[in-house]
RNA sequence: CAAGUACACAGAGAGAUCGCGGGCACUUCGGUGUCCGAGGAAAGUCCGAGCUUCGUAGGGUAGAGUGCUGGUUAACGGCCAGUCGGGGUAACUCGAAGGAUAGUGCCACAGAAAGUAAACCGCCGGGCCUUGUGCUCGGUAAGGGUGAAAGGGUGCGGUAAGAGCGCACCGCCCGUUUGGUGACAAGCGGGGCAUGGUAAACCCCACUCGAAGCAAGACCAGAUAGAAGUGGCGUAGCCCGCGCAAUGACUUCGGGUUGGUUGCUUGAGCUAGUUUGCAAAUUCUAGCCUAGAUGAAUGAUCUCUACCGACCACGGGUAACCAAAGUCGGGACAGAACUCGGCUUACGGUGUACUUGGACG
Numbered sequence: 001c002a003a004g005u006a007c008a009c010a011g012a013g014a015g016a017u018c019g020c021g022g023g024c025a026c027u028u029c030g031g032u033g034u035c036c037g038a039g040g041a042a043a044g045u046c047c048g049a050g051c052u053u054c055g056u057a058g059g060g061u062a063g064a065g066u067g068c069u070g071g072u073u074a075a076c077g078g079c080c081a082g083u084c085g086g087g088g089u090a091a092c093u094c095g096a097a098g099g100a101u102a103g104u105g106c107c108a109c110a111g112a113a114a115g116u117a118a119a120c121c122g123c124c125g126g127g128c129c130u131u132g133u134g135c136u137c138g139g140u141a142a143g144g145g146u147g148a149a150a151g152g153g154u155g156c157g158g159u160a161a162g163a164g165c166g167c168a169c170c171g172c173c174c175g176u177u178u179g180g181u182g183a184c185a186a187g188c189g190g191g192g193c194a195u196g197g198u199a200a201a202c203c204c205c206a207c208u209c210g211a212a213g214c215a216a217g218a219c220c221a222g223a224u225a226g227a228a229g230u231g232g233c234g235u236a237g238c239c240c241g242c243g244c245a246a247u248g249a250c251u252u253c254g255g256g257u258u259g260g261u262u263g264c265u266u267g268a269g270c271u272a273g274u275u276u277g278c279a280a281a282u283u284c285u286a287g288c289c290u291a292g293a294u295g296a297a298u299g300a301u302c303u304c305u306a307c308c309g310a311c312c313a314c315g316g317g318u319a320a321c322c323a324a325a326g327u328c329g330g331g332a333c334a335g336a337a338c339u340c341g342g343c344u345u346a347c348g349g350u351g352u353a354c355u356u357g358g359a360c361g
Base pairs, nucleotide, nucleotide: 001357002356003355004354005353006352007351008350009349012305013304014303015302016301017300018299020037021036022035023034024033025032026031039333043344044343046342047341048340049339050338051213052212053211054210058240059239060238061237063209064208065207066206067205068082069081070080071079072078083097084095085094086093087092098204099203103202104201105198106197107196120144121143122140123139124138125137126136127135128134129132152170153169154168155167156166157165171193172191173190174189175188176187177186178185179184217262218261219260220259226253227252228251229250230249232244233243234242235241269288270287271286272285273284276281307330308329309328310327311326315322316321
């Protein structure tokens, strides 16, 4: 210098004028003063919670989700640390990562044969006679061919030819020892290997799970016109069971209203330091209060400074080019609506650490 990997940071600053929403104070009720007023994603609404409403016990049974280990947390499908496996030269990264020896199903096409498997070509042996590129019986999974996949791999021995048939190493399975909380790893011994794949097929195993949502819900004021139908209705998916009901219940149509208060912002809160921990997190101390609108405020203009780009050029340089002052231009994605923790997506930058390659000293 180039290419890359990981992580972090802020999302320009100051002022003036006009305007908008909210709190508080004052008021002659017209206003005036003062303070506060979007984001890292406020977004998607994909997960997890708080909060709210819905319940007559009890029993049975569907359904959904998660899926290596340990930790973290209010909780999670998040996060952290690891294990194993895939990718990358590497920094690093990705993972639908339980079970195929519980059972059932499936494995297209091609191929002789797709699982209690299989002889098409080839190889080897026997028999026959028409002695051939022959016929037939048998052996053979080493070689060829088919396929996503053909009953371990490489080598040596062995054999008629072959074959875990024998042996060595690697892999696999079983047992065991050591280390580790554990996933697992390393070693030792045994077995010639019997046990193909698929759970992103049903299923089995373990764990978790009621539903709807601030248009939840509570209250005040105001308004109100009834009609028809059903025989039921409630019991947090369904069933059993149980309970309630006739001045009642449910459904549909029609009519009225569509104002206000509350929920509403002090919270698993923010900032700084600190304890424990590799980390995610967490302990303690101090300080701080930081939007609450409801057709929905958070805006507009101007000045200065900083940053970025272009031009010019005092100058510098052999040149390419660099560059003070100056002029012009530029600043992304996007906007709260009960509140948090995550994830994902959108977006213009800056910094740090690390990896690989190249050049020069």

RNAcentral holds the sequence, with entries from ENA.
Predicted 3D model of a 361-nucleotide RNA (Bacterial RNase P class A) from a Kofleriaceae bacterium.
It matches the Rfam family "Bacterial RNase P class A". About the family: Ribonuclease P (RNase P) is a ubiquitous endoribonuclease, found in archaea, bacteria and eukarya as well as chloroplasts and mitochondria.
The prediction has a mean pLDDT of 76.
It is recorded under the gene name rnpB.